[in-house]
RNA sequence: AGAGUUUGAUCAUGGCUCAGAUUGAACGCUGGCGGCAGGCCUAACACAUGCAAGUCGAGCGGAUGAGAAGAGCUUGCUCUUCGAUUCAGCGGCGGACGGGUGAGUAAUGCCUAGGAAUCUGCCUGGUAGUGGGGGACAACCCUGGGAAACUGGGGCUAAUACCGCAUAUGGACUGAGGUCCAAAGCCGUAAGGCGCCUUGGGAGCAGCCUGCGUCCGAUUAGGUAGUUGGUGGGGUAAAGGCCUACCAAGCCUGCGAUCGGUAGCUGGUCUGAGAGGACGAUCAGCCACACUGGGACUGAGACACGGCCCAGACUCCUACGGGAGGCAGCAGUGGGGAAUAUUGGACAAUGGGCGCAAGCCUGAUCCAGCAAUGCCGCGUGGGUGAAGAAGGUCUUCGGAUUGUAAAGCCCUUUCGACGGGGACGAUGAUGACGGUACCCGUAGAAGAAGCCCCGGCUAACUUCGUGCCAGCAGCCGCGGUAAUACGAAGGGGGCUAGCGUUGCUCGGAAUUACUGGGCGUAAAGGGCGCGUAGGCGGCACUGUUAGUCAGGCGUGAAAGUCCUGGGCUCAACCUGGGAACUGCCUUUGUGACUGCAUAGCUAGAGUACGGCAGAGGGGGAUGGAAUUCCGCGUGUAGCAGUGAAAUGCGUAGAUAUGCGGAGGAACACCGAUGGCGAAGGCAGCCCCCUGGGCCGAUACUGACGCUCAUGCACGAAAGCGUGGGUAGCAAACAGGAUUAGAUACCCUGGUAGUCCACGCCCUAAACGAUGUCAACUAGCCGUUGGAUCCGCUUUAAGGGUUUAGUGGCGCAGCUAACGCGAUAAGUUGACCGCCUGGGGAGUACGGCCGCAAGGUUAAAACUCAAAGGAAUUGACGGGGACCCGCACAAGCGGUGGAGCAUGUGGUUUAAUUCGAAGCAACGCGCAGAACCUUACCAACCCUUGACAUGGGCAUCGUACUUUCCAGAGAUGGAUCGGUCAGUUCGGCUGGAUGCCACACAGGUGCUGCAUGGCUGUCGUCAGCUCGUGUCGUGAGAUGUUGGGUUAAGUCCCGCAACGAGCGCAACCCUUGCCAUUAGUUGCUACAUUCAGUUGGGCACUCUAGUGGGACUGCCGGUGACAAACCGGAGGAAGGUGGGGAUGACGUCAAGUCCUCAUGGCCCUUAUGGGUAGGGCUUCACACGUCAUACAAUGGUCGGGACAGAGGGCUGCCAACCCGCGAGGGGGAGCUAAUCCCACAAACCCGAUCGUAGUCCGGAUUGGAGUCUGCAACUCGACUCCAUGAAGUCGGAAUCGCUAGUAAUCGCGGAUCAGCAUGUCGCGGUGAAUACGUUCCCGGGUCUUGUACACACCGCCCGUCACACCAUGGGAGUGGGUUUCACCAGAAGCCGUUUGCCUAACCGCAAGGAGGGCGGCGACCACGGUGAGAUUCAUGACUGGGGUGAAGUCGUAACAAGGUAACGUA
Repeated sequence: AGAGUUUGAUCAUGGCUCAGAUUGAACGCUGGCGGCAGGCCUAACACAUGCAAGUCGAGCGGAUGAGAAGAGCUUGCUCUUCGAUUCAGCGGCGGACGGGUGAGUAAUGCCUAGGAAUCUGCCUGGUAGUGGGGGACAACCCUGGGAAACUGGGGCUAAUACCGCAUAUGGACUGAGGUCCAAAGCCGUAAGGCGCCUUGGGAGCAGCCUGCGUCCGAUUAGGUAGUUGGUGGGGUAAAGGCCUACCAAGCCUGCGAUCGGUAGCUGGUCUGAGAGGACGAUCAGCCACACUGGGACUGAGACACGGCCCAGACUCCUACGGGAGGCAGCAGUGGGGAAUAUUGGACAAUGGGCGCAAGCCUGAUCCAGCAAUGCCGCGUGGGUGAAGAAGGUCUUCGGAUUGUAAAGCCCUUUCGACGGGGACGAUGAUGACGGUACCCGUAGAAGAAGCCCCGGCUAACUUCGUGCCAGCAGCCGCGGUAAUACGAAGGGGGCUAGCGUUGCUCGGAAUUACUGGGCGUAAAGGGCGCGUAGGCGGCACUGUUAGUCAGGCGUGAAAGUCCUGGGCUCAACCUGGGAACUGCCUUUGUGACUGCAUAGCUAGAGUACGGCAGAGGGGGAUGGAAUUCCGCGUGUAGCAGUGAAAUGCGUAGAUAUGCGGAGGAACACCGAUGGCGAAGGCAGCCCCCUGGGCCGAUACUGACGCUCAUGCACGAAAGCGUGGGUAGCAAACAGGAUUAGAUACCCUGGUAGUCCACGCCCUAAACGAUGUCAACUAGCCGUUGGAUCCGCUUUAAGGGUUUAGUGGCGCAGCUAACGCGAUAAGUUGACCGCCUGGGGAGUACGGCCGCAAGGUUAAAACUCAAAGGAAUUGACGGGGACCCGCACAAGCGGUGGAGCAUGUGGUUUAAUUCGAAGCAACGCGCAGAACCUUACCAACCCUUGACAUGGGCAUCGUACUUUCCAGAGAUGGAUCGGUCAGUUCGGCUGGAUGCCACACAGGUGCUGCAUGGCUGUCGUCAGCUCGUGUCGUGAGAUGUUGGGUUAAGUCCCGCAACGAGCGCAACCCUUGCCAUUAGUUGCUACAUUCAGUUGGGCACUCUAGUGGGACUGCCGGUGACAAACCGGAGGAAGGUGGGGAUGACGUCAAGUCCUCAUGGCCCUUAUGGGUAGGGCUUCACACGUCAUACAAUGGUCGGGACAGAGGGCUGCCAACCCGCGAGGGGGAGCUAAUCCCACAAACCCGAUCGUAGUCCGGAUUGGAGUCUGCAACUCGACUCCAUGAAGUCGGAAUCGCUAGUAAUCGCGGAUCAGCAUGUCGCGGUGAAUACGUUCCCGGGUCUUGUACACACCGCCCGUCACACCAUGGGAGUGGGUUUCACCAGAAGCCGUUUGCCUAACCGCAAGGAGGGCGGCGACCACGGUGAGAUUCAUGACUGGGGUGAAGUCGUAACAAGGUAACGUA
């Protein structure tokens, strides 16, 4: 410090996720030791048991009585005195501390800084005292009640308990004269000590008040009657509405009152670079609470955790009458929960209470126990050791790796074990810890390693298993037979007594942006203005010092963090010092800036004056054109409408046309990129009223300004209400069409509405998708309004300057890019509005507004890992432009109809082997299935095998071959012949056969979606790329686009490109002309013959070598002076002459595992091998491709003529003979320019047929044969005789071909024993047509749109059906919280009291004062009734939403998406 993830790729936006740190944690696996620390986060749920607050005899009276002393003396009893100890009581002090918890509390709290109207036991140091009296009450005794708890009555008694009196330094009150106010004693031989009382100081504690700060919600906007203030009174320790009476009507609140939710606050902790964010365990400060609620008493202090009273719930005891209790103290129990410990030891230390003290008490505290809960430290050994052991794993079988790892050898002993010694903590005594720490000794490598991960992020890879299954997963995503992603193993990586997972927090996240973000198109500018609060504000002087800046003082507890020392062996931990605590208060200084105050200025703003333009607004008049309707006339059969029609109108007279009339709405031309307005918006002309703007020159005011939450006004269209109006248009609706349907698009009609008046609605893609105001920052070109100058003849026109608008380019700059660019999206300032992933949703609920429709404000659950922007390259478009192609058109001939051949589908079958599937499968693999082929089927056989290599044994002269038997044959059994070669002479080498056991062979078995190779196709289309440079953030672009031209990315020109490569072309073959060379088997002019037969010859033809020739070279024209094109000459050939071979980058997971090769998988007495037989040849049918026909341009018969290219020894086969013929016989020639196949046919001549199912056509069938072959039954070809089917030119549709082509005619080859209508070649005869590129198909280039990129066979929307999930409404139902009204009223304090009781004081007494009980009253908790508010849960039914693999119906959107889309109504 970043990374992954949207895309084919890119940039930017934006969310999601990860790597880090942390934890009072939990869970899984594992676990040796020690130190330090922490340990119910949940039920403030309920609690058994024990302990947690007592102490003082030196305050007091009793009881008890170890023991001591004395007396009586009966010598073991009584009495007296003293008295340790113990018990309860009176009394004092302490139980308000210490300890626990965080329920409540959003301020009666906390934090920080201040304040004045206070109290204060114990402590401290001062001041003045401590005199003299009195009456009781417990304990105790007697006697009652009660189960108990406890309690009544009578009697006795002490005090540091209680009450008068005296005194009053002093204090309190005061009317300033005065009045009032205390006390206690105890111990001690004594000295003295401890106390008591009064009073004012100190310290420390406590109470009260104030400022600032202190969570979320406005879908909580108003709250408040003791409320705010005053006066009198009361009350308190004390100020105060704290309380009360009266008076006033205030007080709080948009700087968020009130209400609701949540929460103890802080020092600090975690994280972070910081600013921040989250948290508030342990430790420390404060607060609150003590079963729940209320209340007071006592006291210095409480409204009191281990006190009291009352009410309530719960638990326990009970004799049923009544009582008792409160672990949120320490342990512990149940319960809850993912989860949190011992019913331990000690007061030794520190501290607390009481006491003069000894001491007692102390679950505070100090220790120990439990659990890896965390942090820190240590160990589980060290060295050496290659035969690189064994085993495991992988393997290309060679090896590699585990791995110096182990073993082995040599050492050491931390921790632990055992034995011994033994502290500090304690400065005299006292040690729970303590079997302590620590030290010494003994034995022995001995007792001590796991967890997670290994596709990317992210360090670490292989094999096997599995086969979209099982499973993994933090995100992206893995798994459908070769998974580094699942499971296992080997290996590796990381951390380590731990390691992973899960949860929470911060970080990364600049993803709420103060530091530090944005808003034209990604989310985001309010529809527009006016304007309040608020925020901000021109120039210059003076004053002030609130802000700001600087210094000083105080405070900011300690601990913690940080720095630096010290102590535990180190560390964690502990500890000394420092810094820091960014804050607040107070004070001093400065006076720049901001604020404030006073008085000024004129540049902002405004006013006055003079002009100007304008669809600015409101009202009233008025005009013509057009549509429609009405009347009359003319006139006759159609009109209207559409892609085409129909509905509709019309013989009752339409449309058309003429005249006249009615009525409503809108204003052609001008008219514009123009003008005005804040926006919405505004258009004939005239008049009235009225707002704003601009220009000019002077004068005046003197900052009066800008922006603007809430608020107010305006606000298109549609819509609503009331009343008018209604020509045209036109939702709804009706009809007609279209269509699979057509609730649409098209047509004919047509009502609301559109228009007017008044009143609502308040939304729009209300858009410049761009808030308002101000300033600054290059230019150029238009246009509107003004001013001014030039021009002038006077105005125009035109031009210059300037100003206010409105447009187009464009520099800098900005921007993700597109683009913006003085009218900013540039550079700045001021203020407002708005955004924070997509969906759910601008929806629900609530509020406000509305007559309604609805508007506005505005969530959540749930769900996804994206959604979205700009640009790029492609692909696509029922987008555009240009161009090409037998693509169409123009032609010729076919297919589709017939029968036949052949292939395919289907069907059938034991099998009908398999593959090929739009073009680019279908006379294709197959250049040839009777057996073989053959892969298929049934049957019969073989099992190291039909074939290869290796080992062992045997036999060897085999090998090979003859014959016979069984069998369908394979095979099995016999049998005849044969008797190997080399040699170093060795059963040495080679070879063969058989047998044995294994390695293995074999597979046309699967996967062409694991592959190689080969092939098809787009397409012989003109394209496809690269280097360097340049442009762009980038994907990419440029080059390759443009203007011409070409068959061509062919060439030329231009150009930020310059070059190059693969393609094109050329080079190659063939054909067309010529020359030359060479003439046998070829040819032959001369001679000769039946005959190139022979002689001669190589001139010609031909053959086959070598050359030439054609290059837009020449001429003219066009073009740009180019490339090139057009025409012409010459030439055998003219513009790549014709044909062929040649196939760029790539596409189709195209085809082929059955040509071959090959990974993996599968079979192994079978999915291998052999044999004979069958099948691949089936046959209701469908399709493709041929051949033959339907005839006279023909058929048949007779005669006659002319090729080319091939093949031939297992061959072609001549002459001749036989057969009607297929063919047979025969045997010459030929290893081929020699011989043979081999007569070419169409054609020509002649004859016949005469338009018919024929003298066309030949299928089918019967018979007879020929040939090949082991064999023609299933299942060959051919011949002859006979038979003579369909068919008379073929529907929709569709194919080929542009010249020696189509068409037509025959010939040959391969395969092959035999078997072409197929296929590959060859020549003969030999056309027609092309205006042209609108359309169909395919292709190329440029451009455009795109929501496509698996790329239109794309993408994608909504209803319905099914399943699941969350949610809204819902008659209601059940809880919680809370408000108001009323009832009620315990305990208690206060007030009152005519009832009852009453020791101290007064009084001689009666009685009084005072006190208590009781009664009444006020307040008030619980409780009750009624009415609301709010929240949670639940609810028949219901609404929409989300998700789900393949469901149904349509096709809305993306291309002009086939009616442009979208927004609103």
Molecule: small-subunit ribosomal RNA
Organism: uncultured bacterium